Record summary:
The RNA shown here (small-subunit ribosomal RNA) has 1521 nucleotides and comes from an uncultured bacterium. It matches the Rfam family "Bacterial small subunit ribosomal RNA". The sequence is in RNAcentral, with records from ENA, Greengenes and SILVA.
RNA sequence: AGAGUUUGAUCCUGGCUCAGAACGAACGCUGGCGGCGUGCUUAACACAUGCAAGUCGAACGCGAAAGUUUUCUUCGGAAGACGAGUAGAGUGGCGCACGGGUGAGUAACGCGUAAGAAAUCUGCGUAAGUUAUCUACCUCGGCAUCUGGAAUAACUCACCGAAAGGUGUGCUAAUACCGGAUACGUUGAGUAAUCAAGAAAGGUGGCCUCUGAAUAUGCUACUGUGCUGAGAUGAGCUUGCGUACCAUUAGCUAGUUGGUAGGGUAAUGGCCUACCAAGGCAACGAUGGUUAGCGGGUCUGAGAGGAUGAUCCGCCACACUGGAACUGAAACACGGACCAGACUCCUACGGGAGGCAGCAGUGAGGAAUAUUGCGCAAUGGGGGCAACCCUGACGCAGCGACGCCGCGUGAGUGAAGAAGGCCUUUGGGUCGUAAAGCUCUGUCAAUCGGGAAGAAGUUACAGGUGUCCAAUAGGCAUUUGUAUUGACGGUACCGGUGAAGGAAGCAUCGGCUAACUCCGUGCCAGCAGCCGCGGUAAUACGGGGGAUGCAAGCGUUAUUCGGAAUUAUUGGGCGUAAAGGGCGCGUAGGCGGUUUUGUCGGUCAGAUGUGAAAGCCCAGGGCUCAACCCUGGACGUGCAUUUGAAACAGCAAGACUUGAGUACGGGAGAGGAAAGCGGAAUUCCUGGUGUAGAGGUGAAAUUCGUAGAUAUCAGGAGGAACACCGAUGGCGAAGGCAGCUUUCUGGACCGAUACUGACGCUGAGGCGCGAAGGCGUGGGUAGCGAACAGGAUUAGAUACCCUGGUAGUCCACGCAGUAAACGAUGAUAACUAGGUGUAGCGGAUAUUAAAAUCUGCUGCGCCCAAGCUAACGCAUUAAGUGUACCGCCUGGGGAGUACGGUCGCAAGACUAAAACUCAAAGGAAUUGACGGGGGCCCGCACAAGCGGUGGAGCAUGUGGUUUAAUUCGACGCAACGCGAAGAACCUUACCUGGGUUUGACAUCCUGUGAAUCUUGUAGAGAUACGAGAGUGCCUUCGGGAGCACAGAGACAGGUGCUGCAUGGCUGUCGUCAGCUCGUGUCGUGAGAUGUUUGGUUAAGUCCAGCAACGAGCGCAACCCUUAUCUUUAGUUGCCAGCACAUCAUGGUGGGAACUCUAAAGAGACUGCCCGGGUCAACCGGGAGGAAGGUGGGGAUGACGUCAAGUCCUCAUGGCCCUUAUGUCCAGGGCUACACACGUGCUACAAUGGCCGGUACAAAGGGCAGCAACACAGCGAUGUGAAGCCAAUCCCAUAAAGCCGGUCUCAGUCCGGAUUGGAGUCUGCAACUCGACUCCAUGAAGUUGGAAUCGCUAGUAAUCGUGGAUCAGCACGCCACGGUGAAUACGUUCCCGGGCCUUGUACACACCGCCCGUCACACCACGAAAGUCGGUUGUACCAGAAGACGUUGAGCUGGGCUAACUUUGAGAGGCAGGCGCCUAAGGUAUGGUCGAUAACUGGGGUGAAGUCGUAACAAGGUAACC
Repeated sequence: AGAGUUUGAUCCUGGCUCAGAACGAACGCUGGCGGCGUGCUUAACACAUGCAAGUCGAACGCGAAAGUUUUCUUCGGAAGACGAGUAGAGUGGCGCACGGGUGAGUAACGCGUAAGAAAUCUGCGUAAGUUAUCUACCUCGGCAUCUGGAAUAACUCACCGAAAGGUGUGCUAAUACCGGAUACGUUGAGUAAUCAAGAAAGGUGGCCUCUGAAUAUGCUACUGUGCUGAGAUGAGCUUGCGUACCAUUAGCUAGUUGGUAGGGUAAUGGCCUACCAAGGCAACGAUGGUUAGCGGGUCUGAGAGGAUGAUCCGCCACACUGGAACUGAAACACGGACCAGACUCCUACGGGAGGCAGCAGUGAGGAAUAUUGCGCAAUGGGGGCAACCCUGACGCAGCGACGCCGCGUGAGUGAAGAAGGCCUUUGGGUCGUAAAGCUCUGUCAAUCGGGAAGAAGUUACAGGUGUCCAAUAGGCAUUUGUAUUGACGGUACCGGUGAAGGAAGCAUCGGCUAACUCCGUGCCAGCAGCCGCGGUAAUACGGGGGAUGCAAGCGUUAUUCGGAAUUAUUGGGCGUAAAGGGCGCGUAGGCGGUUUUGUCGGUCAGAUGUGAAAGCCCAGGGCUCAACCCUGGACGUGCAUUUGAAACAGCAAGACUUGAGUACGGGAGAGGAAAGCGGAAUUCCUGGUGUAGAGGUGAAAUUCGUAGAUAUCAGGAGGAACACCGAUGGCGAAGGCAGCUUUCUGGACCGAUACUGACGCUGAGGCGCGAAGGCGUGGGUAGCGAACAGGAUUAGAUACCCUGGUAGUCCACGCAGUAAACGAUGAUAACUAGGUGUAGCGGAUAUUAAAAUCUGCUGCGCCCAAGCUAACGCAUUAAGUGUACCGCCUGGGGAGUACGGUCGCAAGACUAAAACUCAAAGGAAUUGACGGGGGCCCGCACAAGCGGUGGAGCAUGUGGUUUAAUUCGACGCAACGCGAAGAACCUUACCUGGGUUUGACAUCCUGUGAAUCUUGUAGAGAUACGAGAGUGCCUUCGGGAGCACAGAGACAGGUGCUGCAUGGCUGUCGUCAGCUCGUGUCGUGAGAUGUUUGGUUAAGUCCAGCAACGAGCGCAACCCUUAUCUUUAGUUGCCAGCACAUCAUGGUGGGAACUCUAAAGAGACUGCCCGGGUCAACCGGGAGGAAGGUGGGGAUGACGUCAAGUCCUCAUGGCCCUUAUGUCCAGGGCUACACACGUGCUACAAUGGCCGGUACAAAGGGCAGCAACACAGCGAUGUGAAGCCAAUCCCAUAAAGCCGGUCUCAGUCCGGAUUGGAGUCUGCAACUCGACUCCAUGAAGUUGGAAUCGCUAGUAAUCGUGGAUCAGCACGCCACGGUGAAUACGUUCCCGGGCCUUGUACACACCGCCCGUCACACCACGAAAGUCGGUUGUACCAGAAGACGUUGAGCUGGGCUAACUUUGAGAGGCAGGCGCCUAAGGUAUGGUCGAUAACUGGGGUGAAGUCGUAACAAGGUAACC
């Protein structure tokens, strides 16, 4: 510090996710030791048991027992002493308000920080001073403590009660209680003098001048008590500032705000009461709701921030829930008391007891959190003079890898690179110096032994010194010595012993992200943080091996910060990605021109105080190090006080004119409102003319019309809108504004002077305006026209089209308040190159004038520089640069929806979420593909023609069906007379049956035998069992090569699977003209350019131009063939001329001319001419030529596409079979047959059939062959047989054609299927299942529906011939020649293709994408008659305890009473009564939140449901608001 993820790719926007750190954690696997920390985050849920607050006899009275012992005894016991003034309870004092726990409540002066008090209290403890400082130590201000009294608990006795507890009687003490005196100072009154009020308690030790002694009335020391002063400490109170979220909480408040008087408090104060006034708070967020203890700090972060508030420290609040008080210095009190409530327990049912959020512990809850431990030795606290006691504070130990830190599980050497595992291309590689082995060491653990520091004190004893004192008693202080105090713990630490011995796991290994292979599995099982893996070769699942990372831990989960500049102060945005308010006026607020002076609150600088400690940081030190701890320093951005500065901003005062405004003079304008007027057109009405149609559409129909339409003429009525001018022209803030005239009225602009003097800009709320459509009331209604009706279209058509037509559109007055209200661009002023047009006004030049040129300001447009932008684009009318203000945005969907509120008559508008769900949604641009987009062009693509297919019969292939099997493959074009150039056996892969297992075939090893031939038996055969013949070749004499048989194992074999693992080959687009590269240039980039453009071509063919210049694969050419000629050659081919021989024939001699053969050449190149064209490429025409513009044909197939075809040609990875899926054999099947399709053949006839005669080819094939010829047969063919290894012989008669005859339009003398019979040939064998021949038979069929195919010239059509395969079998295939047409205007349309351009939401690329209803499942939410619960308001009832107030009586009758008094009764008090306040409770009625609910509503999600096809292309009616 970044990375992954939207796309075919790119840039951007934007979300999601990851890598880091952290934790009071939990879970999974694993686990050696120690140190230091830390441990109920949930139920402030309920608690058994023990402990957690007592102490003082030096305040006081009382006062045991057990036991021992003495005496007495009636032997039961009694009394005394010691125990012991002990235990014990009680009175009294101090403490219990500290310490410890928890975070429920609290949004508050609660907390933090800084201040304040002339508005306060403070028990116990505490001053000065010495000393240079630190440290340490000592001491304790002033005054007083006088004098009296009455009770009471304990105890005794009596009684009540189950208990808890209580009542009465009698006695008694005090540092308990009460009265009196005094009181400087205190408090109150008062100006002051002064007056008034108000205290106390003693105890312990010692001494003896009084006395004989004891003692104390005394003295003294210590201590206590009262009053009072000071400071400190602690506490209460007040204030400034800071302190969560919600405005879908906007108004709240009657003690409320203030005053006066009084009460109350330690103290201010509506804190409380009475009266008076009507205030107080709030958009700078009151009130209400939700959540929450706050801070120091902690975690994270570069920081700013964000999150958090465990442990430690400070503050606050609470103590079962609620309320109220007492005592006290302090409480409204955790281990006190009262009342009410809930809960638990005891009970004799009458009544009582209790409060772990103290330490342990239990139950419950929960993912989850410890011992019912030891000790007061240390530190600290309470009481005490002290000893001492108490202390679950605390110190320690125990449990937990919960965290941090440290240590160990060994070190060195060791290659035969062991064994073994895994992988392997079988060579090897790897685990791996790892192990073993050898040599060492001894941490930790184990065991044995030694063994600390933490301890200072206190007290006692023995001394010393000082001080108080009359004192040598005594006290106090200090000092020396001795004795005494350790829970941890025999712990830390040290040493001995022996031994490598007891001590390694966890996660990960597709990318992010370090680390790879094998096997298993087969969209299954599973993984997953995101992207995503898994459908038979998974580095992603599971296991093995290996590797990587961390390590006594490692992973996972939850949570926080970071990355995230993804809430942006630092540090973001708003034309199109989310985002500018529809527009204006304007309030608060924010911001604000030039200049002078003053001021100093802002601002800046200095100083002071504070910012606790701990923590963080730095330095040093202590535990062996570290964690941890100690000491010091620094920091603490803050707040407050104070002293200054005066530039800036503020404030105050003054001045200025440039911002802003006013006055004056002009012209422009669909600016607004009202009234009036006008013509054209539509419709309707009346009348005339006139006759059968009109209207409407893609085509029609509904509709109108013989009752006279449409058309046409004249007249009239009525409403609405204003042609031409008219224009990227004008005006207005926007919406918007258009005939003409008048009236009223707003704004802008230009010009020149004068005036005011910052009066300005923006603008949350607020107010106003605001298209269309809509609503209300009343008018109006010609045309148009939602709804509706009808007609069409259609599979349907609730649409598009047509005929009608109501609201509405118009007017008046109201409401509504929204639009893609758009420049998708808020308003304001300033600055920053230009060019050009237009509207308004002005100036200059020039002109008779108009026009023109130059120029200023204000508008409206276009083009472009810098700059900006993701790009597109914007660009003085900014989206540039910088300023100030407002509005708005923060992933997509859910949703601009629900609920709530406000507005509205309603429709609805404004405001505006969440659950849930996805990993994207989106912007701009790029390359393709596509379009029922456009332009250009081509092709038998259409058109123009000719002939077919589709109908029939047959052949053949396919599907389907059948079958034991009907082997397999091929499926739009580009499968279907295809693989197959030929299934009777074989082929053959299929089926049935019979055999065989190193095999039918290959290599290696061993043994035997030549090989081989003949033959018998069984069998369907394979095969099995025999018989006989035969002894080969080379040799270095060992043997070897080849062949056969037998044996053992390595292996063979597979037409078994996967063409979606592959090679090779092939098809197809397509013989279409395209496909790319290097360098350069442009672009952030994908990419572009080149390859586009203008011509031209069959062609990316060529030319010209051009930020391109070149090049490659394709095109063309080079190759073959054919057409002409020449030369050469002249047999087997040829025969013109000559000769010979013939019935005849190149038969013969001969010839080399011709044809032909087959080799080499020539020829054609737009070369020539004319015209067009850019003086081009090229095109049109012509000449010559056998051939003319690639002459015809062939071979030749770019980059790529289709996971196209083929594992059954071959090759090959993987998988599978191995007495079988191999192999051998016989028979069968591939030939089946209701049917459907493709490709063909033959026909349907007269351009024909039949009969007879007759003419002319080319190209091939032939020895297991072609076969002349002769004979036989009607014939297929047979018998005999010459010739030919072929320009020689043979196949071999070519047929259509031509000539003549016949048939005469019919199911025929057409057609030949089918069937019967008889044969021929091939072959081991024609039954299943061959071809051919003859005789007989004589089916369908009379030119073929929708649809569809081929062909542009020697072509189509038609006619025959040959060949491959092959024993035989051809209507198929391949090849050959004969005869030989028609038509092409043209490119609108169909199909396919090429180039350019355009749109796109497509990229698996239109066979694309995608929307909505319905049906099903699941999920969350809304609404709902209601029901239940929480919380809260108001009114009323009732009212415990308690404080306060009042009363507490005297005429006769009505409770109790120690302290004082004048003794009479009083004063006073208590109980009791009444009043006020008030908790729980109750009644009624609201608010609010939550849960639940029949039914219901939409939403979301879900591989293959239904219906349509709305959107994306002109998406087939442009889309959208």
Model confidence (mean pLDDT): 83 of 100.